RNA sequence: CGGGUGGAGGGGCGCUGCGACGAACCACGGUUCGCCACGCUCCACCCAGACCCUCGAUCGCGGAAGGGCGCCUUCUCACG
Numbered sequence: 001c002g003g004g005u006g007g008a009g010g011g012g013c014g015c016u017g018c019g020a021c022g023a024a025c026c027a028c029g030g031u032u033c034g035c036c037a038c039g040c041u042c043c044a045c046c047c048a049g050a051c052c053c054u055c056g057a058u059c060g061c062g063g064a065a066g067g068g069c070g071c072c073u074u075c076u077c078a079c080g
Base pairs, nucleotide, nucleotide: 002047003046004045005044006043007042008041009040010073011072012071013070014069015068018039021034022033023032024031025030038066
């Protein structure tokens, strides 16, 4: 770095719909319909591979940033 599993990022309702996925068709370029707003980030573990060779124990302190549009709600703070 890639893939997988689990957890965390307060909870929910409605709408649209890109990618992915599914179905049908097709001139094999795609088209239509369906589904669809955690597909993102962080942590832990597992698998496989690549790179590096200056390791990162222990203790203490601190700690996220985002997620189309509209609405409701929980918690905290401030103002009225």
Predicted 3D model of an 80-nucleotide RNA (SAH (S-adenosyl-L-homocysteine) riboswitch aptamer) from a Micromonosporaceae bacterium. NCBI's taxonomy places the organism under Bacteria, Bacillati, Actinomycetes, Micromonosporales, Micromonosporaceae. The coordinates come from a structure-prediction model, not an experiment, and the mean pLDDT is 78.